Model confidence (mean pLDDT): 84 of 100. Large-subunit ribosomal RNA, domain II from a Phycisphaeraceae bacterium, 674 nucleotides, folded computationally. The organism belongs to Phycisphaeraceae, within Bacteria.
[in-house]
Context: one part of a larger RNA
RNA sequence: GCCCGCGAGUUAGUCUCAUCGGCGAGCCUAAGGUCUACCGGACCGGAGGCGAAGGGAAACCGAGUCUGAACAGGGCGUUGAGUCGAUGGGGCUAGACACGAAACCCGUGCGAUCUACCCAUGGCCAGGGUGAAGGUGGGGUAAAGCCCACUGGAGGCCCGAACCCGUUAUCGUUGAAAAGAUAUGGGAUGAGCUGUGGGGAGGGGUUAAAGUCCAAUCAAGCCGGGAGAUAGCUUGUUCUCGCCGAAAUAACUUUAGGGUUAGCCUCAGAUAGCAACCGUCGGGGGUAGAGCUACUGGAUGGACGGUGGGCCCUUCCUGGGUACCCCUUUCAACCAAACUCCGAAUACCGACGGCCAAGGUCUGGGAGAUAGUCCGCGAGUGACAAUAUCCGCGGACAAAAGGAGAAGAAUCCAGACCGCCGGCUAAGGUCCCAGAACCCGACUUAGUUCAUAAGGAAGUCAGAUUGCUUAGACACCCGGGAUGUUGGCUUAGAAGCAGCCAUCAUUUAAAGAGUGCGUAAUAGCUCACCGGGCGAGGAGUCUGGCGCCGAUAAUAAUCGGGAAUAAGUCGGGUGCCGAAGCCGCGGACGCGAGAGCGUGGUAGGCGAGCGUUCCACAGGCGGUGAAGCGGGUCCGUAAGGGCUCGUGGAGCGUGUGGAAGUGCAUAUGCGGGC
Repeated sequence: GCCCGCGAGUUAGUCUCAUCGGCGAGCCUAAGGUCUACCGGACCGGAGGCGAAGGGAAACCGAGUCUGAACAGGGCGUUGAGUCGAUGGGGCUAGACACGAAACCCGUGCGAUCUACCCAUGGCCAGGGUGAAGGUGGGGUAAAGCCCACUGGAGGCCCGAACCCGUUAUCGUUGAAAAGAUAUGGGAUGAGCUGUGGGGAGGGGUUAAAGUCCAAUCAAGCCGGGAGAUAGCUUGUUCUCGCCGAAAUAACUUUAGGGUUAGCCUCAGAUAGCAACCGUCGGGGGUAGAGCUACUGGAUGGACGGUGGGCCCUUCCUGGGUACCCCUUUCAACCAAACUCCGAAUACCGACGGCCAAGGUCUGGGAGAUAGUCCGCGAGUGACAAUAUCCGCGGACAAAAGGAGAAGAAUCCAGACCGCCGGCUAAGGUCCCAGAACCCGACUUAGUUCAUAAGGAAGUCAGAUUGCUUAGACACCCGGGAUGUUGGCUUAGAAGCAGCCAUCAUUUAAAGAGUGCGUAAUAGCUCACCGGGCGAGGAGUCUGGCGCCGAUAAUAAUCGGGAAUAAGUCGGGUGCCGAAGCCGCGGACGCGAGAGCGUGGUAGGCGAGCGUUCCACAGGCGGUGAAGCGGGUCCGUAAGGGCUCGUGGAGCGUGUGGAAGUGCAUAUGCGGGC
């Protein structure tokens, strides 16, 4: 893991509500007892309980009473019957649906055979090295200190086995082992190691101190008990069908993953043309927008003015200038959630009318939910970030299947009672995969389509507009493009062409005191401009459509693929395909008098059933084969029920009621088997 079996809202008391029943201004007995004699018994027993009267703190009064000075007003009452039982829903008290803690407390309870420390008494430490004190001899000294040699054999001394430990690495990690193996390493005469016996016990011991150790258990051992501790937590919670169907919000909460009340769901009763929607009419508003010489503020530029400030000049009196700052006035164009001279659409409130068979309201029983999420729109926070966060309005998912979107809760279409080898459509599609397509007019050449921006570009199509043009445009070719003059200044030079100033005149068909290249400076080339040749359109600007570049990621990964120049894009037309939508036919159920309307569904409420065990009564089956098990077949909307064959070998259905240890797939469930 699979199979079989077991496995979770029970029982008692009490309160409350519903249904049914008895009696009824009453109703009921409890303990106990008598009778009967085993029955779902009968009868006594009124002690007591509930009800029939309330009000007041109470005295007390009483259909009233309390407050009060009150014969006032007001509060609570007086007008609707209860009580007992049975069954069911719910609350509470009990273990209270089941399983599950970490813990807490109690005890002359059991433990120091492991381990930590202590006591007593024993045992053990190969070998090698170093060579302290002291000593002896010699030297030395006045005598010492001192020096040399030898002797000596100290040490938590050195090296290193046994022994003890466990440094590092690898292996091992369902191990050979619930701590090991191998190699390496530390101590190894010491605060050493070790045998035996003994000591102290759980808020206690022991501790060279690590919260260490106290029997594989230690921030309080183990065993038993309180005990079914508690668990606002997790998991699980067993047959079927039908009707309705949520919430993830508010307030409060030592509250935030829990609750209580309200809102939202359901059931019962009561009650009204009610709720919603539509139309008309009447309202208040200060949002969107807009505006601001209508305020409060912000903010840009210009103009006039200022006895303003700063700066500069200054003839000394105060005057002038100002590309700075400020102020007034004015002009122009603006900005604002906490600005408004204005001001919608919606929404909201009210009235009337319409429409709709209940979707409204009230009372009572039962809930669940109070983690929401994405999308569109309007705001805040954030960065006009976020599958971000927090509100408002709506939708979907949640609790919604079906079709589209290649695939994909929340997007688009559309809400599945069941059946049908019928039809029509929605979104979306219609070359092939793959159901269904053709026509017309344009555009695109980029495979754009089939990913993106600022920005860039004689891509191309269309439109608008301004100059030029047979008195010859545009492009091209030929020729001219001059003179004063090398303008003046500057400069080494400055001659059209470093730079500064000026930018005239003349001759002309025309020609700049010069457009660019060039020179050291000249020179040279060229342009503007003019003539000739040529002979019909040409030069710009703006707007729109589609395209181009911008465009970089690691295996080859693309429009879903193939592929496509239409099978791309835009516009138009007519078909078709396409869903559990709609229609048709048949069937079931709910509501409704009917016509008819309805039947997706999680939490949840309500209703109706199936099956299991046992009991009572009735009536049956069974060795000519009961139950159980296996195969086949039939019936029912489901839970399920029959028939038959085989096996099996002794009990078992059916009907009407009753009572429950009453239904398993999951609880890392429990037991067994494999």